[in-house]
Molecule: transfer RNA
Organism: Denticeps clupeoides
RNA sequence: GUCUUGUUAGCACAGUAGGUAGUGCGUCAGUCUCAUAAUCUGAAGGUCGUGAGUUCGAUCCUUACACAGGGCA
Repeated sequence: GUCUUGUUAGCACAGUAGGUAGUGCGUCAGUCUCAUAAUCUGAAGGUCGUGAGUUCGAUCCUUACACAGGGCA
């Protein structure tokens, strides 16, 4: 340089023929206990890497860029 895969909650990851996003762990509160942990219940937390395009509508399609992994040179 070029091709390819990926980027979603603090961390690890799902997700959908395009219709407003979830699971586990973690955090906070409650439950229980003499107390702590565990259990159980609830809650908070995401402009879905950034910008542009298509669309009534984009996490999902197209495109450029950034970052990370891999192949070729």